[in-house]
RNA sequence: GGGCCGGUAGCUCAGUUCGGAAGAGCACGGGACUCUUAAUCCUGGGGUCGCAGGUUCAAAUCCUGCCCGGCCCA
Numbered sequence: 001g002g003g004c005c006g007g008u009a010g011c012u013c014a015g016u017u018c019g020g021a022a023g024a025g026c027a028c029g030g031g032a033c034u035c036u037u038a039a040u041c042c043u044g045g046g047g048u049c050g051c052a053g054g055u056u057c058a059a060a061u062c063c064u065g066c067c068c069g070g071c072c073c074a
Base pairs, nucleotide, nucleotide: 001073002072003071004070005069006068007067010026011025012024013023020057028044029043030042031041032040050066051065052064053063054062
């Protein structure tokens, strides 16, 4: 330098194929239960969807450029 994959909640990840209300588990706050803790159950908060632009009535999703990480080739 080229190709491919990935970046979404504090962490690990789905959702991208085929545009139409942003989600799960764990963690965290509150409550129930319990002599207490843990476990279990209920409930709540938490997001510039890597960045910038474009297309569109509508973009995490499509297009372009860039940044970061990984693998392969040179």

A computed fold for a 74-nucleotide RNA from an Armatimonadota bacterium, annotated as transfer RNA. Taxonomically the source falls in Armatimonadota (Bacteria, Bacillati). Rfam family: tRNA. Rfam's curators write: Transfer RNA (tRNA) molecules are approximately 80 nucleotides in length. Rfam classes the family as a transfer RNA. Its family is annotated with triplet codon-amino acid adaptor activity in the Gene Ontology. It was read from a public genome assembly. Model confidence (mean pLDDT): 81 of 100.